[in-house]
RNA sequence: AGAGUUUGAUCCUGGCUCAGGACGAACGCUGGCGGCGUGCCUAACACAUGCAAGUCGAGCGAGGACAGAGAAGUAGCAAUACGACACUGUUCUAGCGGCGGACGGGUGAGUAACGCGUGAGCAACCUGUCCCGAACAGGGGGAUAACGAGCCGAAAGGCUCACUAAUACCGCAUGAGACCACAACGUCACAUGACGAAGGGGUCAAAGGAGCAAUCCGGUUCGGGGUGGGCUCGCGUCUGAUUAGCUAGUUGGUGGGGUAACGGCCUACCAAGGCGACGAUCAGUAGCCGACCUGAGAGGGUGAUCGGCCACAUAGGAACUGAGACACGGGCCAAACUCCUACGGGAGGCAGCAGUGGGGAAUAUUGCACAAUGGGCGAAAGCCUGAUGCAGCAACGCCGCGUGAGCGAUGAAGGCCUUCGGGUCGUAAAGCUCUGUCCUCAAGGAAGAUAAUGACGGUACUUGAGGAGGAAGCCCCGGCUAACUACGUGCCAGCAGCCGCGGUAAUACGUAGGGGGCUAGCGUUAUCCGGAAUUACUGGGCGUAAAGGGUGCGUAGGUGGUUUCUUAAGUCAGAGGUGAAAGGCUACGGCUCAACCGUAGUAAGCCUUUGAAACUGGGAAACUUGAGUGCAGGAGAGGAGAGUGGAAUUCCUAGUGUAGCGGUGAAAUGCGUAGAUAUUAGGAGGAACACCAGUUGCGAAGGCGGCUCUCUGGACUGUAACUGACACUGAGGCACGAAAGCGUGGGGAGCAAACAGGAUUAGAUACCCUGGUAGUCCACGCCGUAAACGAUGGAUACUAGGUGUGGGGCCCGAUAGGGUUCCGUGCCGAAGCAAACGCAUUAAGUAUCCCGCCUGGGGAGUACGAUCGCAAGGUUGAAACUCAAAGGAAUUGACGGGGGCCCGCACAAGCAGCGGAGCAUGUGGUUUAAUUCGAAGCAACGCGAAGAACCUUACCAAGGCUUGACAUCCACUUAAACGCAUGGAAACAUGCGGUCUCUUCGGAGGAAGUGAGACAGGUGGUGCAUGGUUGUCGUCAGCUCGUGUCGUGAGAUGUUGGGUUAAGUCCCGCAACGAGCGCAACCCCUAUUGCCAGUUACCAGCGAGUAAUGUCGGGGACUCUGGUGAGACUGCCGGGGACAACUCGGAGGAAGGUGGGGAUGACGUCAAAUCAUCAUGCCCCUUAUGUCUUGGGCUACACACGUGCUACAAUGGCUGAAACAAAGGGAAGCGACAACGUAAGUUGAAGCGGAUCUCAUAAAAACAGUCCCAGUUCGGAUUGUGGGCUGCAACCCGCCCACAUGAAGUCGGAGUUGCUAGUAAUCGCGGAUCAGCAUGCCGCGGUGAAUACGUUCCCGGGCCUUGUACACACCGCCCGUCACACCAUGGGAGUUUGGAGCACCCGAAGUCAGUGAGGUAACCGCAAGGAGCCAGCUGCCGAAGGUGAGCCAGAUGACUGGGGUGAAGUCGUAACAAGGUAGCCGUAUCGGAAGGUGCGGCUG
Repeated sequence: AGAGUUUGAUCCUGGCUCAGGACGAACGCUGGCGGCGUGCCUAACACAUGCAAGUCGAGCGAGGACAGAGAAGUAGCAAUACGACACUGUUCUAGCGGCGGACGGGUGAGUAACGCGUGAGCAACCUGUCCCGAACAGGGGGAUAACGAGCCGAAAGGCUCACUAAUACCGCAUGAGACCACAACGUCACAUGACGAAGGGGUCAAAGGAGCAAUCCGGUUCGGGGUGGGCUCGCGUCUGAUUAGCUAGUUGGUGGGGUAACGGCCUACCAAGGCGACGAUCAGUAGCCGACCUGAGAGGGUGAUCGGCCACAUAGGAACUGAGACACGGGCCAAACUCCUACGGGAGGCAGCAGUGGGGAAUAUUGCACAAUGGGCGAAAGCCUGAUGCAGCAACGCCGCGUGAGCGAUGAAGGCCUUCGGGUCGUAAAGCUCUGUCCUCAAGGAAGAUAAUGACGGUACUUGAGGAGGAAGCCCCGGCUAACUACGUGCCAGCAGCCGCGGUAAUACGUAGGGGGCUAGCGUUAUCCGGAAUUACUGGGCGUAAAGGGUGCGUAGGUGGUUUCUUAAGUCAGAGGUGAAAGGCUACGGCUCAACCGUAGUAAGCCUUUGAAACUGGGAAACUUGAGUGCAGGAGAGGAGAGUGGAAUUCCUAGUGUAGCGGUGAAAUGCGUAGAUAUUAGGAGGAACACCAGUUGCGAAGGCGGCUCUCUGGACUGUAACUGACACUGAGGCACGAAAGCGUGGGGAGCAAACAGGAUUAGAUACCCUGGUAGUCCACGCCGUAAACGAUGGAUACUAGGUGUGGGGCCCGAUAGGGUUCCGUGCCGAAGCAAACGCAUUAAGUAUCCCGCCUGGGGAGUACGAUCGCAAGGUUGAAACUCAAAGGAAUUGACGGGGGCCCGCACAAGCAGCGGAGCAUGUGGUUUAAUUCGAAGCAACGCGAAGAACCUUACCAAGGCUUGACAUCCACUUAAACGCAUGGAAACAUGCGGUCUCUUCGGAGGAAGUGAGACAGGUGGUGCAUGGUUGUCGUCAGCUCGUGUCGUGAGAUGUUGGGUUAAGUCCCGCAACGAGCGCAACCCCUAUUGCCAGUUACCAGCGAGUAAUGUCGGGGACUCUGGUGAGACUGCCGGGGACAACUCGGAGGAAGGUGGGGAUGACGUCAAAUCAUCAUGCCCCUUAUGUCUUGGGCUACACACGUGCUACAAUGGCUGAAACAAAGGGAAGCGACAACGUAAGUUGAAGCGGAUCUCAUAAAAACAGUCCCAGUUCGGAUUGUGGGCUGCAACCCGCCCACAUGAAGUCGGAGUUGCUAGUAAUCGCGGAUCAGCAUGCCGCGGUGAAUACGUUCCCGGGCCUUGUACACACCGCCCGUCACACCAUGGGAGUUUGGAGCACCCGAAGUCAGUGAGGUAACCGCAAGGAGCCAGCUGCCGAAGGUGAGCCAGAUGACUGGGGUGAAGUCGUAACAAGGUAGCCGUAUCGGAAGGUGCGGCUG
């Protein structure tokens, strides 16, 4: 630091995804050690049990226990024993009393708040214990718990009576002093004020204990300090406006009350304020911070552990005590829950530490110790302390260490792969030599403690000994992303973060081998930041990708010209305060290192203060250039009202006139003999204003168009008199706002949604036609939207030009015209910008200011809510869910019922056919035991097959064989082959006969049989795993490359353009210049000819011979044969053309413009054909899917199609006689002549491996005769009979002959094929295959036409261009309804849950107030009584509870609405090409649906 993913490819926009780091984590697999940390994120759910706050006997009384001494007494002679009460000492403690239970510990429910953070303030406050200072403690009094007695109760506990103490309680005295009121004055400060204070007046203190004592610990009052707290303020602190208004103690004042203290904190009265778009109120969410994570930073996220603050203690309320609480382990009330109960009543609060249940993906021990640190009490010893220190559990995290080290190649065995050679795991192992970190055993043994005291702990650490022994896994290996093979599976099973893998050769699934990564861990999941400049402050955008408001006026706000002075809010600089500690960073140090820990240094921010004055702001004064006014001009479809004009349509009346008019692609509906249309005249009425008219003008936009008048707005030019920044923008707001639409009332000619009819059509709710109503028009009022567009907000300034045009001014010029200047409106274009297209002084350039808007596609401009509207509907405007894209511009193709140019038997012009018949043949279908398989539009179908009776043969039935019918290797044996016989359908089996070559005689070679296994074999599968071969576009003229250039790039250029050609053929031009594969030529045949050669071919001349024939001698002239040459090249002439290429015409020539034909097939397309020609990977079969045999089948037959043959006849049939070819074949062959037979053919046989012999008579034509238009003397199918040939064998199932039979068919519907010259048509001949079997195929010659105006149309193709939403490329893409399944969601009679308030009722505890007849120790009083206090009662407030009307949020709901998703459903074809009616926007209306139509608008 980036990467993957939209496309055929490209650039851009834009989302999604990944690589990094982090974590209180969890889950999966695995797990050796140690150190330091961390550990209920969920149910603030419920809790058994134990512990977590006590302590002081040196405050007090009392009691118990123990010890002591001993008096009285008793017993005893005595020693001695016992010994009440009292005493002394030690110790224990229920109670009174003091201090502490407000700290420490837990949790984050609530809280959007002065709660927290930060910085200030309190002249408005408190502060126990602690420290310093000052001054005191005199003398009294009355109670009460404990204890005792009685009583009640199950218990908890309570009541009554009687007794008693204090550092408990209460008077009195004293008063340094404090407080209260009065108060001269002084000092200080300032918003109110504070402090001090002479003076006199009033009020107010105290406690003792220990000690022999000294003294110590306490007590009271005051002042100060310290610490801790309380209150106030500035600033900061989440989301929602689909929450916009909120507020009655509310805001302020006065009096009073209350508090430690200010204050509506409370109360009475008065006033009517206070808060809010700088976001009040309401709703949702949330403890805040130091910090932690991430990030380059700015930011974003988090608020575990540690630390600060706050809040809470089962949910709620209120108070008491106290220095401090409205109190976690205190009390009261009320609620829920749990427990006990004798049913009367009671008890409880783990969000302390452990622990339990529950919840959950998930989070530990009912441990040890007060040794240390700290806390409470105590004079102290000490006691208490689940704070804390430690230990236990958990890889939960971070850090460190180990699982061994060295040598070791037969590169062992084994695994895996293999091209079978080998490669790899791999120095890895084994083996040899070592070491001891962790580990085990033994010994020693700390620091932590400053005298004693050590839970941790016999721990850390040290030493010795032992032995490689006990210690490696997890994830990944298609790309991103480091790492590849085999097998299995076969769109299955599965994987997947994104793209995507899997349909028989999967580096993507599973397993194995190998490899990569990390390592006591490794992966996955969740979450956060990053990458993401993807909310853009740093740091984005808005013409076409998402995005400029339809337009203006203007409020708040934001921003703002020039000069001077001033101020100091912003700004800048210095100093000070604060910024807790911890953390971070830097440096140094301590644990062996590190993690961890220690020491030192270090920051933004806020506050105070001192300065500076350029800029911004404030104040003052001025200026004129921004802005405005005045004056003088001209331009204009600017607006409103009134009036008026002509043309045209329609209608009415009348005339003329007659059969049609109208309409369309063609028609019909419609109108017309009741007189239309047409035409003439007159009239009525409404609407719109031709020409002028122009990328002309005006207006803010919408928009505005005959003419005249009235009223009126704005802009522009000139001038420089006036004002003196008055400006720009503009959230809300207000106004205007096409068309359609709505309301009321008019009007209504034409046009025209809806509607009706006619057509078209498969249908036609459309396009077309005939009608036609709202509406269109006017007045008034609504609506408020459009592709309201320049898809471009407004203002200002600056930044090359050129060329038009509208309105003014100035200058030159006689006009024409030129120059210059201001405002407007167009085009082209530089720099610059831009993804590109493009924009470019009218910016989309360079800048400033203000406003609006955008943040992936769909869902959706939808739902809900609100608001506006009469309605239609407008404005505002989500989410769930779903996809990995959606999009912009440009590129190459392909396509178009787009355009241009061109070609082809493509059409046209012709000729002959096919399609109808019969037959042949192939195919489909059907049938069958089998009818083997393949070929499938053109480019399968007389195709593979150049020839199925057996064989072929692959199919079926039956019968056999199993190392096999065939190949190689091994062992043994021997003859085998062949012939005959038997059985059998045959294969085969058995028997008999038969017995190879060489030899050094050992054997060897070939052959056969048997046996074992390696293997053979397969026309079994896959042509979508392949090679090879082939078809097709197409013998079409194309397809590319190198270098250069252009473009960000895909790509373009070249190859386009102008000509020309059969041709990318050639010429010219050109940012291209060259080149390659194709074209052409070179090759073969053919057409003319020279030369050479001359048999088997030929025969002119010469000779011979015959009835006749090149028959013979001979010849080399001719024909011919077959070698070798020549010839044709636009070479020549003329016209055209750019003087080119070329083209047209001509000459000559056998042939003329590639002469004719063939071979030759570019890059590629069709997953085209072929695994059954052959070859071949993989898969499959192996007593069978192999192989042998017999028979059958491939030849079936209702039918359909293709290709042919023969015909339908007279241009013909038949008969007779008689002509002319070419090219081929021939030895298991062709077979003459002769004979026989009606014939097929047979008999016999010459010649010929062939220019010699033979197949072999060519036929049509021509000649003669006959037939006379008919189902025929046409036609020959079918069938019968008799024959012939081939062959083991013609039944299934061959061909031929003769006789007989004599079917359909009288020229063929829609449609369709071939052919442009020696061609079509027609006629026969040959060959391959082949025993036999062509109407097929491949060749050969004979006879021998017609037509082509031309390129509009059909088909195919080439080039250029255009549009595109196509790229599997139009057989494309794609829209909507309907049907089915699933998903989320809106509405919904309602039902239900929760929340926040409001009103009323009830009213606990409790404070306060009143009352207090009941009760009452201290004080007063001799007493009576009083003061004071209490109970009780009453009142205000008041929690829970109840009731009610609404609000908000959630869940659910018959039914219902649309939406989304879903390999192969239905209907149509709306859109993309002119998408077949251009599309789209707004609106209205109609229709199964896409959609259609009307009106206005836009060009995308």
The prediction has a mean pLDDT of 85. The RNA shown here (small-subunit ribosomal RNA) has 1500 nucleotides and comes from a Bacillota bacterium. It matches the Rfam family "Bacterial small subunit ribosomal RNA".